[in-house]
Small-subunit ribosomal RNA, 3' major domain from an uncultured organism, 476 nucleotides, folded computationally. Its mean pLDDT, the model's own confidence on a scale to 100, is 87. It matches the Rfam family "Bacterial small subunit ribosomal RNA". The full RNA is in RNAcentral, with records from ENA and SILVA.

Context: one part of a larger RNA
RNA sequence: UGACGGGGGCCCGCACAAGCGGUGGAGCAUGUGGUUUAAUUCGAUGAUACGCGAGGAACCUUACCAGGGUUUGACAUCUACUUGACGGCGGUAGAGAUACCGCUUCCCUUCGGGGCAGGUAGACAGGUGCUGCAUGGCUGUCGUCAGCUCGUGCCGUGAGGUGUUGGGUUAAGUCCCGCAACGAGCGCAACCCCUGCCGUCUGUUGCUAACAGGUGAAGCUGAGGACUCAGGCGGAACUGCCGGUGACAAACCGGAGGAAGGUGGGGACGACGUCAAGUCAUCAUGGCCCUUAUGUCCUGGGCUACACACGUGCUACAAUGGCCGGUACAGAGCGAAGCGAAACCGUAAGGUGGAGCAAAUCGCCGAAAGCCGGUCCCAGUUCGGAUCGGAGUCUGAAACCCGACUCCGUGAAGGUGGAAUCGCUAGUAAUCGCGCAUCAGCAUGGUGCGGUGAAUACGUUCCCGGGCCUUGUACA
Numbered sequence: 001u002g003a004c005g006g007g008g009g010c011c012c013g014c015a016c017a018a019g020c021g022g023u024g025g026a027g028c029a030u031g032u033g034g035u036u037u038a039a040u041u042c043g044a045u046g047a048u049a050c051g052c053g054a055g056g057a058a059c060c061u062u063a064c065c066a067g068g069g070u071u072u073g074a075c076a077u078c079u080a081c082u083u084g085a086c087g088g089c090g091g092u093a094g095a096g097a098u099a100c101c102g103c104u105u106c107c108c109u110u111c112g113g114g115g116c117a118g119g120u121a122g123a124c125a126g127g128u129g130c131u132g133c134a135u136g137g138c139u140g141u142c143g144u145c146a147g148c149u150c151g152u153g154c155c156g157u158g159a160g161g162u163g164u165u166g167g168g169u170u171a172a173g174u175c176c177c178g179c180a181a182c183g184a185g186c187g188c189a190a191c192c193c194c195u196g197c198c199g200u201c202u203g204u205u206g207c208u209a210a211c212a213g214g215u216g217a218a219g220c221u222g223a224g225g226a227c228u229c230a231g232g233c234g235g236a237a238c239u240g241c242c243g244g245u246g247a248c249a250a251a252c253c254g255g256a257g258g259a260a261g262g263u264g265g266g267g268a269c270g271a272c273g274u275c276a277a278g279u280c281a282u283c284a285u286g287g288c289c290c291u292u293a294u295g296u297c298c299u300g301g302g303c304u305a306c307a308c309a310c311g312u313g314c315u316a317c318a319a320u321g322g323c324c325g326g327u328a329c330a331g332a333g334c335g336a337a338g339c340g341a342a343a344c345c346g347u348a349a350g351g352u353g354g355a356g357c358a359a360a361u362c363g364c365c366g367a368a369a370g371c372c373g374g375u376c377c378c379a380g381u382u383c384g385g386a387u388c389g390g391a392g393u394c395u396g397a398a399a400c401c402c403g404a405c406u407c408c409g410u411g412a413a414g415g416u417g418g419a420a421u422c423g424c425u426a427g428u429a430a431u432c433g434c435g436c437a438u439c440a441g442c443a444u445g446g447u448g449c450g451g452u453g454a455a456u457a458c459g460u461u462c463c464c465g466g467g468c469c470u471u472g473u474a475c476a
Base pairs, nucleotide, nucleotide: 001476002475003473004472005471007470008469009468010467011466012465013464015460016459019424020423021422022421023420026315027314028313029312030311031310032309033308034306035305042053043052064301065300066299067298068297069296070295073124077123078122079121080120081119082118083117084116087104088103089102090101091100092099093098106115107114108113126290127289129288130287131286135284136283137279138278139277140275142273147186148185149184150183151182152181153162154161155160166177167176168175192267193266194265195264197235198234199233200232201231202230203229207224208223211222212221213220238261241255242254243253244252245251317417321376322375323374324373325372326371327370333364334363335362338357339356343352344351345350383414388409389408390407391406392405393404394403430452431451432450433449434448435447436446
């Protein structure tokens, strides 16, 4: 100087408390451990691994296994020699890779050759092989915590201290005051984006108040720019104003006005550093290793196994509910090898159909919970839907291993879950549906969007993590 303390003081955070909903019990989904296996590819492992890399494992992917092939190679550049096509179509053998056969088939030229492609030879390619403890880059975490430092000066033999401590204050090393310090940098805040109010400009594909036309109805048409909305510009909030407290300060408390008030709400943004944290399998890269194989091509299998154990989820156990009928109201997105309307067929998944739309124009697209009626009457049930049987639909060469969905039948566990444990402070939790990425197909996951919309916070003694000062130390 740090670190640590079941030392002290001060102060924060859904840290506790106060509340609401869960997990831990059940079934299933998914990841992991373990076991199994020819292989169940590899990585991630307290917090900071475990619906994680994976934003899509039937083939492909694929890195694994078995078998069948191949060796200048699936891919790049170059040299020498050689061939003339490469390719396309068809056929034969084969699981295919591939091999063979038939047909068809070059360009430029100064005539030396060149382009392109095949063969041979050689340089070389190739490696998801190892090392994240050789590395770059990127990332997690402490932590959006308020800290981390520097120049000069001063103090100390020195390590170092001071500044950065102190009195207040703040979300904040935020600001004020004081002070052997005076300044400065990286952080904080602000500048950026979304959202909330107003003005203005622009009005089509959007809108419809007035006028006119028109319909079964409808901004449907003329028309209009008022309104809504869209998207450009601007305004608006600054403790600015008033009162009080305070040290005449910073600031705090209350109030007015205001769409909004003391950082308005949300996002992006992560200091010096810590964990030899993670990643050599995104990529890049040193070293090492393989080179008729640890490269590469193919078929099939595996990554989907299953006595078990754990994490994360979905669906439930019902009446604030289930089922049936009727009836409202979103936002944000996506669409051309695409979204696909009307109409018709099918109980349905879906099929036929093909209008319109590169989309404020057309489509995906009847949002759901809600509301209005009806029914069930507390039961393993009209709860719950696992499992299994049958019949189908769709995608795709192909759904046996191993897809999703539909219909009929079947109808398991489950009656609120031990010890323990998680999230959340407001348009939040809870609950309800919708979109998007990936994607041929496949979503209970991820990521967005809107609808409905709470309860509680006395307080900081205690648990966890953190900040500042101080104290002890035989630790560094």